[in-house]
Molecule: c-di-AMP riboswitch aptamer (ydaO/yuaA leader)
Organism: soil metagenome
């Protein structure tokens, strides 16, 4: 000082040695719930049986193969490998085209279409390149 990302700026208070920790505020960003109308799904009631929960945050989804689980074999699940929705960088004779890279992880708790009013939550991490200074 760029860079991915809502995750930045500004203000008070306490603690502290600090540019940290911890709370409260405001902007600005981001994201969730929540009518009508639209949407969407049902011929109607009643009963039995069988299979299955859904949603959300992010690019981070879907498939194939493979080992693991298992009494045996499926399905799910792990782990792994190839690809793959999708993101992101960088380069060029930029409507494109080519290279590299990701292609994770959580939450909510049986509930969420949309979606004014209103109401809730969030400000996190990572990485690069210069200088300096210790190991």
């Nucleotide at each position: 000082c760029g860079c991915c990302g809502a995750a930045u700026u500004c203000c008070c208070u306490g603690c502290a040695a600090a540019g940290g920790c911890a709370g409260a505020g405001a902007a600005a960003c981001g994201g969730g719930g929540g009518a009508c109308c639209c949407a969407u799904u049902g011929u109607u009631a009643u009963g039995u049986c069988c299979c299955c929960g859904g949603g959300g945050c992010g690019a981070a989804u879907c498939g194939c193969c493979g080992a693991c689980c298992c009494g045996g074999a499926g399905c799910c699940g792990u782990c792994g490998g190839c690809g793959u929705a999708g993101c992101g960088c960088c380069g060029c004779a930029c409507a494109g085209c080519g290279g590299c890279g990701c292609g994770a992880g959580c939450c909510c708790g049986u509930c969420a279409g949309c979606u004014a009013a209103c109401c809730c939550c969030g400000u996190a991490g990572g990485c690069g390149c210069a200088a300096u200074c210790g190991a």